[in-house]
RNA sequence: GGGCACAUAACUCAGCGGUAGAGUGCUGUCUUCACACGGCAGAAGUCACAGGUUCAAAUCCUGUUGUGCCCA
Numbered sequence: 001g002g003g004c005a006c007a008u009a010a011c012u013c014a015g016c017g018g019u020a021g022a023g024u025g026c027u028g029u030c031u032u033c034a035c036a037c038g039g040c041a042g043a044a045g046u047c048a049c050a051g052g053u054u055c056a057a058a059u060c061c062u063g064u065u066g067u068g069c070c071c072a
Stems, first nucleotide, its partner, number of pairs: 001071007010024004018055001026042005048064005
C1' cells in the first nucleotide's frame, strides 16, 4: 500500500427496513440468625462517528475512526 471481518447495556453476544433484546453482572425486595443459592420486581443503550436512500434505518449505500486477520 491492497483486501476482508467486526464495533449494540458494565461484560459476553442476539437482533431478515416497522416499539432495541437475552445471559451474566448491578439495585430493591422475599426467604435465612447471617451469607450464599433460589423466587419476584427494577434500573442501565446518542446501536463507534458523519452523511445519503426511505413514510420509516441498529439493519441498505458512501465516507471517517478504532480493533483483528490475510496479501505484498
Molecule: transfer RNA
Organism: Blastocatellia bacterium